[in-house]
The RNA shown here (c-di-GMP-I riboswitch aptamer) has 91 nucleotides and comes from a Solirubrobacterales bacterium. The source organism's lineage runs through Bacteria, Bacillati, Actinomycetota, Thermoleophilia and Solirubrobacterales.
RNA sequence: UUCUCGAAAAGGCAAACCCGACGAAAGUCGGCGACGCAAAGCCAAGGGCCUAAGGCCGGUUCCCGCCGGUCAUGGCAGCCUGGUUCCCGAA
Repeated sequence: UUCUCGAAAAGGCAAACCCGACGAAAGUCGGCGACGCAAAGCCAAGGGCCUAAGGCCGGUUCCCGCCGGUCAUGGCAGCCUGGUUCCCGAA
């Protein structure tokens, strides 16, 4: 010095609830707040999960519409794997 690793100290992030904005929803952003986190920084590439505005199929119907199924083009990095960058330095 690097990798593995994670004691200490400093610093960092911020689950749920509640409020506001956006969105069809999932969810995201801001505020509040700390359950936790050494990558809980970043990337939806593989798996997984959530949602279904809209499309398609079917049922019903004169039509409008309603109901059911299906599809991500929408999401989740605080589900796992992978990629990438990074603070500190005891054993």